Bacterial RNase P class A from an Alphaproteobacteria bacterium, 365 nucleotides, folded computationally.
RNA sequence: UCAGAUGGCCGGGUGACCGCGGGCGGAGAAAUCCGUUCGAGGAAAGUCCGGGCUCCACGGAAAAACGGUGCCGGUUAACGGCCGGCGGGGGCAACCCCAGGGAUAGCGCCACAGAAAUGACACCGCCUACCGGCCUAAAGCCGCGGCAAGGUUGAAAUGGUGCGGUAAGAGCGCACCGCGUCCCUGGUAACAGGGGCGGCUAGGCAAGCCCCACCGGGAGCAAGACCAAAUAGGGACGGCACGUGAUGUUUUUCGCAUCGUCGUCCGGGUCGGUCGCGUGAGGUAUGCGGUAACGCAUACCCCAGAGGAAUGGUCACCCCUUCCGCAAGGAAGGACAGAACCCGGCUUACAGGCCAUCUGACACU
Numbered sequence: 001u002c003a004g005a006u007g008g009c010c011g012g013g014u015g016a017c018c019g020c021g022g023g024c025g026g027a028g029a030a031a032u033c034c035g036u037u038c039g040a041g042g043a044a045a046g047u048c049c050g051g052g053c054u055c056c057a058c059g060g061a062a063a064a065a066c067g068g069u070g071c072c073g074g075u076u077a078a079c080g081g082c083c084g085g086c087g088g089g090g091g092c093a094a095c096c097c098c099a100g101g102g103a104u105a106g107c108g109c110c111a112c113a114g115a116a117a118u119g120a121c122a123c124c125g126c127c128u129a130c131c132g133g134c135c136u137a138a139a140g141c142c143g144c145g146g147c148a149a150g151g152u153u154g155a156a157a158u159g160g161u162g163c164g165g166u167a168a169g170a171g172c173g174c175a176c177c178g179c180g181u182c183c184c185u186g187g188u189a190a191c192a193g194g195g196g197c198g199g200c201u202a203g204g205c206a207a208g209c210c211c212c213a214c215c216g217g218g219a220g221c222a223a224g225a226c227c228a229a230a231u232a233g234g235g236a237c238g239g240c241a242c243g244u245g246a247u248g249u250u251u252u253u254c255g256c257a258u259c260g261u262c263g264u265c266c267g268g269g270u271c272g273g274u275c276g277c278g279u280g281a282g283g284u285a286u287g288c289g290g291u292a293a294c295g296c297a298u299a300c301c302c303c304a305g306a307g308g309a310a311u312g313g314u315c316a317c318c319c320c321u322u323c324c325g326c327a328a329g330g331a332a333g334g335a336c337a338g339a340a341c342c343c344g345g346c347u348u349a350c351a352g353g354c355c356a357u358c359u360g361a362c363a364c365u
Stems, first nucleotide, its partner, number of pairs: 001361010012318007020039008041336001045347002048345005053220004066216005071085005086100001087098004101211002106209002108205003123151002125147003131143004159177006178200001179198008224275004234266007245259005282301008319334006
């Protein structure tokens, strides 16, 4: 210098003027006005996980069912998050990716192709040692047979390579690798390394059912709590009216009660209002512990909160981008987006820029 990897940060700045919303103070009878102070984000977004909070249900616990998670250790209020490690895969490397428990509990599936897809198999092929025949023998041929090395198919073919062995072959025998199993060593563990034994029996799929371990009661701020109007219902008491009727008292008769109106009081719901609502798993800085995630301590700070509605605009200078111009300069523009109960994550969107660490190549000293 070029190419790359990882982590973090910013995401227009300053000033003037005008405006909008909340709090506090003041003026005013009120409407409103004045002053002062605060007023979006790293994602406020998607609402995908986890919690706080609230109400409902529930004697405790466990099980069944359903849903979720799934290597190991740590972290946390909790998590499917994060950190560190292990195993597998990719990259020359820095580094990146992984839905990563169990296939000797059972069931199921393995398309097409192919001889054969799991109770493995024999299409091409290899062999003719043994046995029988031609023929008494050799050779040859035929029969009875043997084999799975090589070829062909496939995502996958029942261990691989080599040597021996054989008629040809084959874990048939041996060495190494792989696999299974037992032990030893290291590690908290996942796991790693080593040794013995077993010729190998045991293909793949659990983002198929299933098994195992662990976790989970439900609904959500339109949660929920309080205050409470007109009108129309309801209840209690009292006054007036008191009859024809209707209804109820299982049916009929009798009886009883209710059905009307006025007044007072009570209570529930609706409209509306208030709270919930921001001092919190809060932030910033420093120190300490820890590889880290994170934790602890100290100091300082208070930092939007309403409704569906505010959080903006103009001008000047600077910064950046694009365009025009030989130049001086001029013009246009400023990423994604935007709170509504809160918090921790994840995911997605994002013009441009900055910082730190690391890797590879080339050149120079």
Lineage of the source: Bacteria > Pseudomonadati > Pseudomonadota > Alphaproteobacteria. It matches the Rfam family "Bacterial RNase P class A". Rfam classes the family as a ribozyme. The model forms 95% of the base pairs in the Rfam consensus. The coordinates come from a structure-prediction model, not an experiment, and the mean pLDDT is 76. It was read from a public genome assembly, where an Rfam model found it.